A computed fold for an 89-nucleotide RNA from uncultured Steroidobacter sp., annotated as Glycine riboswitch aptamer. The organism belongs to Steroidobacter, within Bacteria.
RNA sequence: AAGGCAUGGCCGGAGAGAGUCGCAGGUUUCUCGCGACCGCCGAAGGCGCAACCGCCCGGAAACGCUCAGGCAAAAGAACGGCAUGUCGA
Numbered sequence: 001a002a003g004g005c006a007u008g009g010c011c012g013g014a015g016a017g018a019g020u021c022g023c024a025g026g027u028u029u030c031u032c033g034c035g036a037c038c039g040c041c042g043a044a045g046g047c048g049c050a051a052c053c054g055c056c057c058g059g060a061a062a063c064g065c066u067c068a069g070g071c072a073a074a075a076g077a078a079c080g081g082c083a084u085g086u087c088g089a
C1' cells in the first nucleotide's frame, strides 16, 4: 500500500392498499389518532436451512419464514461510495 474493523458523520438506497368499517376531531370535503377486518412487502432486527467452512457439533446468505417492522409523504432501511479513527506495521 491493498485490504479488514469501528463510527450517533455525509451521500445514494427497493418493495408493498393514502384499503374497508366503527369511534373521535371536523360545517362539508379532507386530514390525523384509536380499534377491528381483509389484502400485501422484505433490505432494521429475529428465526430456519443450503452451498460452503470448520470439526461431530457449530458458523453461515441478498435464499426461505413473516414474530417484529413496513405498505402517500416523513422517518427507518440491508447494501454501496466518501470521510475519520484504528489494525495491517
Stems, first nucleotide, its partner, number of pairs: 003087005009082004017038001019037005039071003045067001046065003052059003